The RNA shown here (Guanidine-I riboswitch aptamer) has 103 nucleotides and comes from Isoalcanivorax pacificus. The source organism's lineage runs through Bacteria, Pseudomonadati, Gammaproteobacteria, Oceanospirillales and Isoalcanivorax. Its Rfam family is "Guanidine-I riboswitch aptamer". A reference for the family is Barrick et al. (2004), "New RNA motifs suggest an expanded scope for riboswitches in bacterial genetic control", Proc Natl Acad Sci U S A. The sequence is in RNAcentral, with records from Rfam and Ribocentre. Its mean pLDDT, the model's own confidence on a scale to 100, is 84.

[in-house]
RNA sequence: CAUCAGGGUGACUAGGGUUCCGGCUGCCGACGCAGUGACUGGUCCGAGAGUCACCGGCCUCUCCUCCAGAGGGGUUACACGGCGGGAUAAAAGCCCGGGAGAC
Numbered sequence: 001c002a003u004c005a006g007g008g009u010g011a012c013u014a015g016g017g018u019u020c021c022g023g024c025u026g027c028c029g030a031c032g033c034a035g036u037g038a039c040u041g042g043u044c045c046g047a048g049a050g051u052c053a054c055c056g057g058c059c060u061c062u063c064c065u066c067c068a069g070a071g072g073g074g075u076u077a078c079a080c081g082g083c084g085g086g087a088u089a090a091a092a093g094c095c096c097g098g099g100a101g102a103c
Stems, first nucleotide, its partner, number of pairs: 007055006015045002020042002022039001023036005056076008078098001080101001084096003
């Protein structure tokens, strides 16, 4: 320097805004309308570097003469990270991104 590998999904959380619900303010006889997310909330979005689970991978053992298959156990490491841009109603630890960069 190059190549391969460092798996996937779901639930949840940190976090996020404001389309809907609700709250609050104003208007209205009422139904409703407008504003407001430096409104706790419900719906919603949501982590490579957060949690848990399932599946998968690898190693091994058992059942079986073998093959095939089934089951048990182990393992699945490490990970500091902008600016800026993108999507959605809007934003974010989402996506660009295990990026740029640093060590």